Notes:
Predicted 3D model of a 1515-nucleotide RNA (small-subunit ribosomal RNA) from an uncultured bacterium. The prediction has a mean pLDDT of 84. Its Rfam family is "Bacterial small subunit ribosomal RNA". Its family is annotated with ribosome and structural constituent of ribosome in the Gene Ontology.
[in-house]
RNA sequence: UAGAGUUUGAUCCUGGCUCAGGACGAACGCUGGCGGCGUGCCUAACACAUGCAAGUCGAGCGGGAACCUCAGGAGGGGUAACCCUCUUGAGGGGAGAGCGGCGAACGGGUGAGUAACACGUGGGCAACCUGCCCCGGACACCGGGAUAACCCAGGGAAACCUGAGCUAAUACCGGAUACUCCGGCGCGAUCGCAUGGUCGCGCCGGGAAAGCUCCGACGGUCCGGGAUGGGCCCGCGGCCUAUCAGCUUGUUGGUGGGGUAACGGCCUACCAAGGCGACGACGGGUAUCCGGCCUGAGAGGGCGGACGGACACACUGGGACUGAGACACGGCCCAGACUCCUACGGGAGGCAGCAGUGGGGAAUUGUUCGCAAUGGGCGCAAGCCUGACGACGCAACGCCGCGUGGAGGAUGAAGACCUUCGGGUCGUAAACUCCUUUCGACCGAGAUGAAUUCUCGCCGGCCUAACAUGCCGGCGGGGUGACAGUAUCGAGGGAAGCAGCCCCGGCUAACUCCGUGCCAGCAGCCGCGGUAAUACGGGGGGGGCAAGCGUUGUUCGGAAUUACUGGGCGUAAAGGGUUCGUAGGUGGCCCGCUAAGUCACACGUGAAAUCCCUCAGCUUAACUGGGGAACUGCGUGUGAGACUGGCAGGCUCGAGUGCAGGAGAGGAACGCGGAAUUCCAGGUGUAGCGGUGAAAUGCGUAGAUAUCUGGAGGAACACCGGUGGCGAAGGCGGCGUUCUGGACUGUAUCUGACACUGAGGAACGAAAGCCAGGGGAGCAAACGGGAUUAGAUACCCCGGUAGUCCUGGCCCUAAACGAUGAAUGCUUGGUGUGACGGGUAUCGAUCCCUGUCGUGCCGCAGUUAACGCGUUAAGCAUUCCGCCUGGGGAGUACGGUCGCAAGGCUGAAACUCAAAGGAAUUGACGGGGGCCCGCACAAGCGGUGGAGCAUGUGGUUCAAUUCGACGCAACGCGAAGAACCUUACCUGGGCUCGAAGUGCAGAUGACACUCGGCGAAAGCCGAUUCUCGCAAGGGCAUUUGCAGAGGUGCUGCAUGGCUGUCGUCAGCUCGUGUCGUGAGAUGUUGGGUUAAGUCCCGCAACGAGCGCAACCCUUGUCUUCUGUUGCCAUCAGGUCAAGCUGGGCACUCUGAGGAGACUGCCGGUGACAAACCGGAGGAAGGUGGGGAUGACAUCAAGUCAGCAUGGCCUUUAUGUCCAGGGCUACACACGUGCUACAAUGGCCGAUACAAACCGUCGCGAGCCCGCGAGGGGGAGCUAAUCGGAAAAAGUCGGUCUCAGUUCGGAUUGUAGGCUGCAACUCGCCUGCAUGAAGUCGGAAUCGCUAGUAAUCGCGGAUCAGCAUGCCGCGGUGAAUACGUUCCCGGGCCUUGUACACACCGCCCGUCACAUCACGAAAGCUGGCUGUACUAGAAAUCGUCGCGCUAACCCGCAAGGGAGGCAGACGCUUAAGGUAUGGUCAGUGAUUGGGGUGAAGUCGUAACAAGGUAACCGUA
Repeated sequence: UAGAGUUUGAUCCUGGCUCAGGACGAACGCUGGCGGCGUGCCUAACACAUGCAAGUCGAGCGGGAACCUCAGGAGGGGUAACCCUCUUGAGGGGAGAGCGGCGAACGGGUGAGUAACACGUGGGCAACCUGCCCCGGACACCGGGAUAACCCAGGGAAACCUGAGCUAAUACCGGAUACUCCGGCGCGAUCGCAUGGUCGCGCCGGGAAAGCUCCGACGGUCCGGGAUGGGCCCGCGGCCUAUCAGCUUGUUGGUGGGGUAACGGCCUACCAAGGCGACGACGGGUAUCCGGCCUGAGAGGGCGGACGGACACACUGGGACUGAGACACGGCCCAGACUCCUACGGGAGGCAGCAGUGGGGAAUUGUUCGCAAUGGGCGCAAGCCUGACGACGCAACGCCGCGUGGAGGAUGAAGACCUUCGGGUCGUAAACUCCUUUCGACCGAGAUGAAUUCUCGCCGGCCUAACAUGCCGGCGGGGUGACAGUAUCGAGGGAAGCAGCCCCGGCUAACUCCGUGCCAGCAGCCGCGGUAAUACGGGGGGGGCAAGCGUUGUUCGGAAUUACUGGGCGUAAAGGGUUCGUAGGUGGCCCGCUAAGUCACACGUGAAAUCCCUCAGCUUAACUGGGGAACUGCGUGUGAGACUGGCAGGCUCGAGUGCAGGAGAGGAACGCGGAAUUCCAGGUGUAGCGGUGAAAUGCGUAGAUAUCUGGAGGAACACCGGUGGCGAAGGCGGCGUUCUGGACUGUAUCUGACACUGAGGAACGAAAGCCAGGGGAGCAAACGGGAUUAGAUACCCCGGUAGUCCUGGCCCUAAACGAUGAAUGCUUGGUGUGACGGGUAUCGAUCCCUGUCGUGCCGCAGUUAACGCGUUAAGCAUUCCGCCUGGGGAGUACGGUCGCAAGGCUGAAACUCAAAGGAAUUGACGGGGGCCCGCACAAGCGGUGGAGCAUGUGGUUCAAUUCGACGCAACGCGAAGAACCUUACCUGGGCUCGAAGUGCAGAUGACACUCGGCGAAAGCCGAUUCUCGCAAGGGCAUUUGCAGAGGUGCUGCAUGGCUGUCGUCAGCUCGUGUCGUGAGAUGUUGGGUUAAGUCCCGCAACGAGCGCAACCCUUGUCUUCUGUUGCCAUCAGGUCAAGCUGGGCACUCUGAGGAGACUGCCGGUGACAAACCGGAGGAAGGUGGGGAUGACAUCAAGUCAGCAUGGCCUUUAUGUCCAGGGCUACACACGUGCUACAAUGGCCGAUACAAACCGUCGCGAGCCCGCGAGGGGGAGCUAAUCGGAAAAAGUCGGUCUCAGUUCGGAUUGUAGGCUGCAACUCGCCUGCAUGAAGUCGGAAUCGCUAGUAAUCGCGGAUCAGCAUGCCGCGGUGAAUACGUUCCCGGGCCUUGUACACACCGCCCGUCACAUCACGAAAGCUGGCUGUACUAGAAAUCGUCGCGCUAACCCGCAAGGGAGGCAGACGCUUAAGGUAUGGUCAGUGAUUGGGGUGAAGUCGUAACAAGGUAACCGUA
């Protein structure tokens, strides 16, 4: 020291991405009241107009304008005093310029360059300098010659220049003095880490000065010291890159010389050949550094803006001059680029000073005031200068503070929004009442910052001859303010003038309505939006912050996600293929010394500011001041001596060695052997062989295959053989010989830590591959052929070349794996096995116990995300090496290196994704496994598919053919019955509060009925026309208006309800406990058994629920009761006959109750169980048959058109009424059926036997009519009574005789019947006539296991009428089931999985299209840079210096000398040029792969045994 979201169906882990926090020199969007303190070109070190930013000193010097005074002269005016003008002289005055001094090297700006002693820190200089300042000592003597200004002349456009002449100095020069200074020589003392330092003495040589002046100050020179500031050197520290590995010739050192303030290759000549580097030289990239700032718990990480220290730079490059100090921002010279002026000859310039302009940019201010304060320069001073600085201004850019009001106030106002329509929220919020007045605006008062210098007065001191003056100190007074009429204070008045921004799906605090409809849009991540969006946009409401709020960018944090603190590597990313070994790292026991590491204490330093604590000043805070602490560092000294290191000595247990043994596919070479394949020769022998899923290619009558004999040749070594052995790994297998490596056991001889690991390095390194030469039997890439297939460049088959083998040389990679680096130590065990040894027993073999080494399995603790590992660790520890840091791009590109090549090693980025992964869990799935069911197959019987017709559907058509249902599980389904109606569709005609319902209000008095007209009807028009009540008013109805109706309009993917389906399959769950980090598991698995999770047994489970079963209905047997309408055995009567009648209730039957069946009994099997098999009894036997009954779930299954219902849409229409039409169409296609194709049949005649059901708006008998459908008629029956009602197949008899028929009945004609308002579209039935297809049905496919299939008829619902459909009923009544291999479906267990929308899954690659970034590429362009040559400005230095030359020397002079200058030459050298390299960028026709993208194309590679197991390396 806080975490959260996101990979999954869920889980744990790994791992990335993202968020919440802080910060900012910020910018952008919306908004904006005040004040204080700060901050403000991060980009173009881009270019700059204009003004200002460094001057000052007259007490250094000459000269001196304006002006003033005095004196003289001239002129004018005036009566005069006097005034004015000009001029001369003197004095005052001092501008501007000049000589000279000091300053200008500070202050101010910027960060381009720089990876460096540039910076930081600590040291050193015995190798140095220091103007102004302070202290001490000494001194300033005598001289000289010039020159600017000025004047004259000249040149030039200008800048400016030239010549002649005059002059001064604190300018310049000579000489003297100095013995402290400098140089040299010598001596002595002393000290030091080395060179050497310091001090003293002696000698030789050299070196100073300036004045001004009011006489007191201020200055000048030399020497020594101090202070301050600098220069140089060194240790240590702080960026990236090794795809930069070697760099270096002034390079490294020495000697001599030069140069500097000073050491030094700093420079030069010569000599030597060194110096640096994996502890990262050299190169490339980037970058001022630090105090500090931000963040962080810290360790760290990031940054270096403001403030402070250091450095560097001043248009670019080079150079020096002056000076104490510069290689000089506002100086000089040169070169270059650029800008400006120009008379074209030539000149001028440098804002990275303050303002300001243009430009760039997302972006950064005034061409302000003042020297009042602080500080600086000059000056004795006054003072001058100062864009340093102090202030003000602009900007919410940041931090801090304040305000936009406070208290009361419910009718919870109006309004808005929501609403379940009741109400709720905004909300005490407002209004209203009372109060206050900060801030702003206005009016008035009004500071601190100021104290000095200075000046006046007084006092004291110094100087002095002096009480002048001056200087120093003290006291008192005076004067000085940019900001600024500012801060602050006061007055009046009044809540008066002052709130926005972001957010509200989760993370994350805050929810609703409307709009939109994968659109528009949002989005930090996950993700929202496809008609009910808390995620878009708006409204209301809410949350957060607040003069701000959000966004973007950057950075630290979270991120233990680079892990020092503090991570990992069996499977998640990650152990090098293996060994040897160099550097390095690490290292056994004892003793001594040491003190580098380590520890302690002290001292120095660690600037100030900042941070922290504390106190204080601004009303507070920010801000600021004082004090303290701290600054974790470095240096020095002293001490300690455990540990590490170093040195010395010793030890034996680590390591090695000697000796004695045995084991082994360890390696290399040489030789030998047998079996087998193939080939060759010969014999026998004949038609096939071979091969496959099946075949074919192939071989064979020229004799194969088969078989026998002989021979040739190559490769590999059966059995033994074993999770046996050996080796470092790769790997090693017949036998023998030779050579040779290692390990092990035993012993304890010797050495004495000799050890471990190991970056680089070296060696070895399967297979494939390469080179050369051999060899080649078998096998076999490529290749050829045959198959398979939609295709088949494959899998299968027949051939077959490289290769496989040997020798030599390369290659150097593998899933080179135990996916587990090496070494050492420690830590319970069990059980095999290989090698050697010991003990015991035994005569011995051998067994048992035991030691060491190796090799396996199982397991304790422990560990692990789990799986697992577990003395052969993945446990506990130590040492060393290698490696990892999300997935893809990619082990790719570029570069380097190795290779003959193939290629290997090293190894990125752009771009892109929100994951990619590991282990385990539950499911689902598998052309995985095991067990088991089902008319699932098989065995059977009958069908469908062919025909005609019926019916449904698709399609098509149509004004409409209403709608729905679509694999099983839509399609004789909703429809259990479309002529109208139904009806939802179409055409046309109407109505509009409506066809129906409710409420309110107004009007009317009717409406309805009836009648008339129009009309197809609906409807419209007209006529007629109320009632109860005394009244108020009511009823009824019409009409008008309002509320609202209506909708088969949409959404079954918003829903309820209901239903289908898996499936009547045996399953689905829960509580508690237990196990697991968890998802979950256990229970429910296992052994048996069952129709069954049915039951039994076992078991970390024990129980329970929904299912199963049972309970319910029906049927089968018996019984009790009941006894009409049923029945009739007995009795009686009676009929042609008949339960017809009396009677009876026995039987059948009706319909209520009960019994019965439970594996209960017996035997066997089984585990002594459950149960199964067999048997007895029984009407029935192991759920007796049938039905009802449908678990958790699944299919967004079906239905908004049955009903209900949210939302949306519609309102003279999508509502409603009516007529007609349509739903009935018809080239076709499919489903479901009916009837057939016939003789087990058709037809005719005769005749027998049911069950269930229906009937008063009905069923309808007998009788009559009709060939018939049917009609007339109406008995009986509200039904065990009457009726429908004839059952049919069957049986008996006859006929037909195998044919498109006496089969079959479609189609059509015609005549009828029935229902109905109405049968044209479009009903059913009947008679007559017609007589189609069809002769048993391809591929395929359906049903059924017993009273079943098949076959036969009967009834019912719907219904006026209309079934071949549907729902029921009975009659006749089979065949077959070996069995579970296969097809389909299902259950349980198990296994694999990359699936979880769950295999109708997932997913790979090419191609095509679009787009993005990257690589290559003939080249082209540019930046940086190396080398060589050329060229050579300015400048220093050197040489020359015949030209020029005041000072000094010689000389009377002329002149000469010394010195100097111009100039010339040389060395060095910037820019430039030429040539040739390197490197980094940009661009490039074309080209290469890669990423991404919607439903594109081709295939199916992978995931299941993925349908040829997959994968790795190689060709």

RNAcentral holds the sequence, with entries from ENA and SILVA.